[in-house]
RNA sequence: UCCGUUGAAGGGCAAACCCGACCGAAAGGCGGGGGCGCAAAGUCACCAGUCUAAAGGGUGAAAACCCUAGGACAGUGGGAUCGCUAGA
Repeated sequence: UCCGUUGAAGGGCAAACCCGACCGAAAGGCGGGGGCGCAAAGUCACCAGUCUAAAGGGUGAAAACCCUAGGACAGUGGGAUCGCUAGA
């Protein structure tokens, strides 16, 4: 410098679940424990998908229901981008 086929020692990340006298309307996030798995399970909501529906809009006498992302999920798939080690 290249590749990202193959591997995971030293190390890295961390699903479900449990706890929080943390944040949030919720989805979800954050911290501690835990460890199913992961070679990009690093980063980015650009495309598709999924979740939520506070504010807003609609219906309604009300209770409530419906629509809606500018809120989330990068460990749903694709894409973009940066990058470690062995290797060549």

Predicted 3D model of an 88-nucleotide RNA (c-di-GMP-I riboswitch aptamer). Its Rfam family is "c-di-GMP-I riboswitch aptamer". From the family's description: GEMM was predicted in a large-scale screen for bacterial structured RNA regulatory elements. Model confidence (mean pLDDT): 82 of 100. Of the family's consensus pairs, 100% are formed in the model.